[in-house]
RNA sequence: UAUUCUAAUUCGCUGAGUUUUCCAAAAGGAAAAACGGGGGAACCAAGGUGAAUGACGAAUUUGGUCAACAUGCAGCCAAAUUUAUCAUUUACAUGGGGUGAAUCUGCAGAUAUGCAAACUGCAGUAGGGUGACUCUCGCCAUCCGAAUCCGGCAGCUAACCUCGUAAGCGUUGACUGAGAGAGGAU
Numbered sequence: 001u002a003u004u005c006u007a008a009u010u011c012g013c014u015g016a017g018u019u020u021u022c023c024a025a026a027a028g029g030a031a032a033a034a035c036g037g038g039g040g041a042a043c044c045a046a047g048g049u050g051a052a053u054g055a056c057g058a059a060u061u062u063g064g065u066c067a068a069c070a071u072g073c074a075g076c077c078a079a080a081u082u083u084a085u086c087a088u089u090u091a092c093a094u095g096g097g098g099u100g101a102a103u104c105u106g107c108a109g110a111u112a113u114g115c116a117a118a119c120u121g122c123a124g125u126a127g128g129g130u131g132a133c134u135c136u137c138g139c140c141a142u143c144c145g146a147a148u149c150c151g152g153c154a155g156c157u158a159a160c161c162u163c164g165u166a167a168g169c170g171u172u173g174a175c176u177g178a179g180a181g182a183g184g185a186u
Stems, first nucleotide, its partner, number of pairs: 002186005011170004018033006034165006044155001048092008057083009095153001096150004104124006127144005133181005138175001139173001
């Protein structure tokens, strides 16, 4: 430089969920690294609706005040009305947040005439995964679109504090797709 290949359960996938060390024969316990989560300043962001009271600002109207006299304007003072902001009280309404891709919509069911919430089921959907060397992009196919925790409470968030290291599975497209990179063979 050219051609060709990239295995398979001692392998691979989702997921943060792996590795090492010490006390130990093991079980068990402890620590470190790595990865992941939560809490936590400033700045920034955020703050339900109505009523009453108070404070303060603005606008308008009326009256007063000033100069030798009179009038007008401006400034200042007082009252009334309107309005904005803040605080307090009260009535009504309403919870909020975390991990995760897992949100949202419609239809139907049920003791169900109607409405709302929750539950069940279908159909979609925000979003997420897989199709085997790694990464990016595209096409096609296919699957998921859950569950659970906190307990009236947490926005972001440097320092700082603190927690986790599970659980569950088995895909393989000659698309000879494009590009970059890594490794092997000749």